[in-house]
This is a predicted structure of a 380-nucleotide RNA (Bacterial RNase P class A) from Rhodosalinus sp. The coordinates come from a structure-prediction model, not an experiment, and the mean pLDDT is 77. The model forms 96% of the base pairs in the Rfam consensus. The gene name in the source record is rnpB. Rfam family: Bacterial RNase P class A. Its family is annotated with tRNA processing, dimeric ribonuclease P complex and ribonuclease P activity in the Gene Ontology. The source organism's lineage runs through Bacteria, Pseudomonadota, Alphaproteobacteria, Rhodobacterales and Rhodosalinus.
RNA sequence: GCGGAGGGCCGGAUGGCCGCGGCGGCGACGUCGAGGAAAGUCCGGACUCCAGGAAGCGACGGUGCCGGGUAACGCCCGGGCGGAGAAAUCCGACGGAAAGCGCCGCAGAAAACAGACCGCCCGCGGUGCGCCGCGGGCAAGGGUGAAACGGUGGGGCAAGAGCCCACCGGGCCGCCGGCAACGGGGGCCGCACGGCAAGCCCCACCGGGAGCAAUGCCGAAUAGGGACCUCGCGCGAAGUUCGUCUUCGCAGGGCAGCUUCCGCCCGAGAGGUCCGGGUUGGCAGCGUGAGCGCCGGAGCGAUCCGGCGCCCAGACGAAUGGUCAUCCAGGGGGGGCUUUGCCCCCGGGACAGAAUCCGGCUUACAGGCCCUCCGCGCAG
Numbered sequence: 001g002c003g004g005a006g007g008g009c010c011g012g013a014u015g016g017c018c019g020c021g022g023c024g025g026c027g028a029c030g031u032c033g034a035g036g037a038a039a040g041u042c043c044g045g046a047c048u049c050c051a052g053g054a055a056g057c058g059a060c061g062g063u064g065c066c067g068g069g070u071a072a073c074g075c076c077c078g079g080g081c082g083g084a085g086a087a088a089u090c091c092g093a094c095g096g097a098a099a100g101c102g103c104c105g106c107a108g109a110a111a112a113c114a115g116a117c118c119g120c121c122c123g124c125g126g127u128g129c130g131c132c133g134c135g136g137g138c139a140a141g142g143g144u145g146a147a148a149c150g151g152u153g154g155g156g157c158a159a160g161a162g163c164c165c166a167c168c169g170g171g172c173c174g175c176c177g178g179c180a181a182c183g184g185g186g187g188c189c190g191c192a193c194g195g196c197a198a199g200c201c202c203c204a205c206c207g208g209g210a211g212c213a214a215u216g217c218c219g220a221a222u223a224g225g226g227a228c229c230u231c232g233c234g235c236g237a238a239g240u241u242c243g244u245c246u247u248c249g250c251a252g253g254g255c256a257g258c259u260u261c262c263g264c265c266c267g268a269g270a271g272g273u274c275c276g277g278g279u280u281g282g283c284a285g286c287g288u289g290a291g292c293g294c295c296g297g298a299g300c301g302a303u304c305c306g307g308c309g310c311c312c313a314g315a316c317g318a319a320u321g322g323u324c325a326u327c328c329a330g331g332g333g334g335g336g337c338u339u340u341g342c343c344c345c346c347g348g349g350a351c352a353g354a355a356u357c358c359g360g361c362u363u364a365c366a367g368g369c370c371c372u373c374c375g376c377g378c379a380g
Base pairs, nucleotide, nucleotide: 001376002375003374004373005372006371007370008369009368010367012327013326014325015324016323017322018321020033021032022031023030024029035351039362040361042360043359044358045357046356047211048210049209050208052262053261054260055259056258057257060207061206062205063204064203065079066078067077068076069075080094081092082091083090084089095202096201100200101199102196103195104194117142118141119138120137121136122135123134124133125132126131150168151167152166153165154164155163169191170189171188172187173186175184176183177182215284216283217282218281225275226274227273228272229271230270231269234250235249236248237247238246239245252266253265254264255263291310292309293308294307295306296305297304298303328349332346333345334344335343336342337341
């Protein structure tokens, strides 16, 4: 210098003028005012309300190599295995197919208790003599397919075949290393067990529902609710102030999909009086937080620990904008010159945009900066 891989960051700056929203102030005015994704709403939580508590089971949904991190995760880090690459590095729904069921289109002879189209070999017969028929043996070669019932090589054989042997692959049993996934090596077995779980299923683990239009407070009328009064009210027993007033038991019913235990509630209704109260609206929830910056320490890392400093939008028919000047980046169009460049004019600054909050993932993004690593070339 060229080509490639991984990661981090910025994504206009400053000032004037005119405006907008929050807070402070009597006022003048001061101060703060979008993002790395505020987005998709796909995961995980905080918070709030609802379901009576606990245990077990079932159903449904999710996750799925191992270890670690975290409030938690389907996220992140490290590692293993498989695949791609010359390498840096990247990708992987990566538990179980000897629990069971199911499926394997087309092609092909045959797709899972194998099978024989072409072909190879032997015997017999025929013959028009490089052929045909019949009987038998075989699965090496060809062909089909995503996949053909271990592979390659040698021996063997009439031809063949784990029939025999070596290596590879596979199964079983020890050993060694590792927390583990897994790796290494040894012995035995000629080989029994094709693939699909992104089909049902099995195993392990996790999960109650709804969501800030949650929810709480202040607050008219109507309906509905509660208390009291009057009339009325399962069975049995006891008490009794004799009031269907109180207690207990028994039946019965209700409180999660089921079961068990515990606990709780109801156990007719009608009329009247009083209390209380949802919706529109207002206030809270609503920003001190799994917070941000710097420094130090532990760790390969994700991350954690300690110290110091900071306060950083809070609307609700919803603010965060417009314009001017100077500068910065970029290099599209035109022009000039003292032309390896410089100057002037025009144009020009991505994606987007809070709405309860936080941790992730994914997607969008003009342009620019920085760091690390791999390979090649040149020079030393």